Bacterial RNase P class A from a Flavobacteriaceae bacterium, 294 nucleotides, folded computationally.

């Protein structure tokens, strides 16, 4: 100083008016005050939990994951150490890394042959392609190789999803056609089959009508967040103190003016948390290669 490898942080900022959202106090009619009000990804919807329901939740089959060894977690497909095999001068990266003496398949190139095949040339023979040598290849016969090849072993895995699921609340036709049904039962119940369970007659599908309102909980205090101190290589975890930090439902987080500066990327919660992935902007530390200078 040029190219690179690993991390971390931060995500324009101030002041004013004026609107929106949710507490929350005041007055009393919807005023008036004050508090708070998007992300590291809120994204994809690809995982592990919470949470709610639903016996087609049981059984056997089938699916699916996931794989050194150790260790964290509420749990994982995640994270951490670390040996091994691979990239990479190097800091450092990457890894679906159990079994091919259970069976099946498959194999460029060489070579007669990678298997129901034994060809050449030479030797031996019990005259049987019976046996060795030569040659080809990583591997030529009770061989070797391959499991992101079927397979197998071990572990694990019920389904669905907040449009779940509770409570109020509104208007109704258990009428009318058609078809199948009525306990020897039509049809239905939360992934595939087959058993099993279950409901079922004011039934079950069509059709043609008739009726109407939408509210409230779930829902944001939780495996939470930050200092500090212990253990631990680490992921993490313990104890102390402190803290409260969106809650909408057609859906708030938004205009306007005016100051600064380094001129502002990606992008918008929708039941909540822990991952991975994928988009992005500027800084900042550590460390590796080269080359030069003192």
């Nucleotide at each position: 100083a040029a190219a690179g490898c690993a991390g971390g942080u931060c995500a324009c900022u101030c002041u004013a008016u004026c609107g929106c959202u949710u507490u929350u106090g005041u007055u009393u009619u919807u005023g008036c005050a004050a508090a708070a009000g998007a992300g590291g990804a809120a994204a994809g919807u690809c995982u592990g939990g919470a949470c709610a329901c639903c016996a087609u939740a049981g059984c056997g089959c089938a699916g699916c994951a996931u794989a050194g060894c150790g260790g964290g977690u509420a749990a994982c497909a995640c994270c951490c150490g670390u040996c091994g095999a691979c990239c990479g001068u190097g800091a450092g990266g990457u890894u679906a890394g159990g079994a091919c003496c259970a069976g099946u398949g498959c194999a460029a190139c060489a070579g007669a042959a990678a298997g129901a095949a034994u060809g050449u040339a030479c030797a031996g023979u019990u005259c049987g392609g019976c046996u060795g040598u030569a040659g080809u290849g990583a591997a030529a016969u009770c061989a070797g190789g391959u499991a992101a090849a079927c397979u197998c072993u071990a572990u694990g895995c019920g389904g669905u999803g907040a449009a779940a699921c509770g409570c109020c609340a509104u208007g109704u036709a258990u009428a009318c056609c058609a078809a199948c049904g009525c306990u020897u039962g039509a049809g239905g119940g939360u992934a595939g089959c087959g058993c099993g369970c279950u409901c079922g007659a004011u039934g079950u599908u069509g059709g043609a009508g008739g009726g109407u309102a939408g509210g409230c909980g779930g829902a944001u205090u939780g495996a939470g967040c930050c200092u500090u101190a212990g253990g631990g290589u680490a992921a993490c975890u313990u104890a102390a103190g402190g803290c409260c930090u969106a809650g909408a439902u057609a859906a708030a987080u938004g205009a306007u003016a005016g100051g600064g500066c380094a001129c502002g990327a990606c992008a918008g919660a929708a039941u909540c948390c822990g991952g991975c992935u994928u988009a992005u902007g500027a800084c900042c530390u550590g460390c590796u290669u080269u080359a030069u200078u003192u």

It matches the Rfam family "Bacterial RNase P class A". Rfam classes the family as a ribozyme. Rfam links the family to the GO terms ribonuclease P activity, dimeric ribonuclease P complex and tRNA processing.
NCBI's taxonomy places the organism under Bacteria, Pseudomonadati, Flavobacteriia, Flavobacteriales, Flavobacteriaceae.
The RNAcentral record of the sequence draws on ENA.
The gene name in the source record is rnpB.